[in-house]
């Protein structure tokens, strides 16, 4: 230096539950652990989710509803980019 577990020290926390925020996706806090060697950070690369709003179409009770399309909303525990702790055995 590589490698990433039968080392050591420490870290994060899925589902689910409770509360709060939000139109939603989702987020935050507490509990809780399925997992994670970057499950740290980055959403102006790809991808995924959502549609308050905007546009279009339709219905009717005529200003409401439904459908379709679109991020400006969100996801880093999908790929990607970037920084970095430990480092056993061999």
């Nucleotide at each position: 230096c590589c490698a990433g577990u039968c080392a050591a020290a420490g870290g994060c926390a899925a589902a689910c539950c409770u509360g709060c925020u939000g139109a939603a996706a989702a987020g935050c806090a507490g509990g809780g652990a399925c997992g994670c060697a970057a499950a740290g950070c980055c959403a102006a690369g790809g991808g995924u989710c959502u549609a308050a709003u905007u546009a279009g179409u339709g219905a009717c009770u005529a200003g409401u509803c439904a459908c379709u399309a679109a991020a400006u909303g969100a996801c880093a525990g999908c790929c990607g980019g970037u920084u970095g702790c430990c480092g056993a055995a061999u």
Molecule: c-di-GMP-I-GGC riboswitch aptamer
Organism: Firmicutes bacterium UBA2595